A computed fold for a 73-nucleotide RNA, annotated as c-di-GMP-I riboswitch aptamer.
The sequence is in RNAcentral, with records from Ribocentre.
C1' cells in the first nucleotide's frame, strides 16, 4: 500500500416539527433526535430521482466518485 471480516476509543451528523425564504422541489436557523463507520465533499459537463409551463432550479440521509478518523490480522 492492499484487501477481509470483527472488536474498542475519541468525536461527527440530524429524521421530525415550528418559523422565515422560495412558485414549488428545498434551503437556513431553533427545538430535537428517526438512524447514519463515511449521511464528510462532488449537482448542465457520472447516473438517477423531485419541482416547475420548462431546467443554466433542488436533491449527495439514491447509485456513483474522490477523501478521512481508529485500530486488528
Nucleotide at each position: 500500500a492492499a484487501u477481509a471480516a470483527a472488536u474498542a476509543u475519541u468525536g461527527g451528523u440530524a429524521a421530525a416539527u415550528a418559523a422565515u425564504g422560495g412558485a414549488a422541489a428545498c434551503a437556513u436557523u431553533a427545538u430535537g433526535a428517526c438512524g447514519c463507520a463515511a449521511a464528510g465533499c462532488u449537482a448542465a459537463a457520472g447516473g438517477g430521482u423531485c419541482u416547475u409551463a420548462a431546467a443554466u432550479g433542488a436533491c449527495a440521509g439514491c447509485c456513483a466518485g474522490c477523501u478521512g478518523c481508529a485500530g486488528u490480522a

The prediction has a mean pLDDT of 79.